[in-house]
RNA sequence: AAUUGAAAAUGACAUACUCAUCAAAAGAUGAGGGCGCAAAGCUACAGACUUAACGGAACGAUCCUAUAGUGGCUGAGUUACUGAA
Numbered sequence: 001a002a003u004u005g006a007a008a009a010u011g012a013c014a015u016a017c018u019c020a021u022c023a024a025a026a027g028a029u030g031a032g033g034g035c036g037c038a039a040a041g042c043u044a045c046a047g048a049c050u051u052a053a054c055g056g057a058a059c060g061a062u063c064c065u066a067u068a069g070u071g072g073c074u075g076a077g078u079u080a081c082u083g084a085a
Base pairs, nucleotide, nucleotide: 013036017032018031019030020029021028022027035072041078042077043076045075046074047073048070049069050068055064056063057062
């Protein structure tokens, strides 16, 4: 210097759900709430997943499709508290 992260302490974030608003929807934001999380801090580059407005195909209510989303799906990038083995 890099990888890893036990115990304890100081703190942080905030699932589901409820209300309000935005959105075609998925979902997002704010307030409440707390399932959990050692990166559950940040970033849509890659994969995966969600939605299907516009568009296309069918024409019995369907199917395809991302330019829309998910960082609390994974990888990757980047920043970071404590410090036993």
c-di-GMP-I riboswitch aptamer from Paenibacillus turpanensis, 85 nucleotides, folded computationally. Rfam family: c-di-GMP-I riboswitch aptamer. From the family's description: GEMM was predicted in a large-scale screen for bacterial structured RNA regulatory elements. The organism belongs to Paenibacillus, within Bacteria. The prediction has a mean pLDDT of 89. The model forms 95% of the base pairs in the Rfam consensus.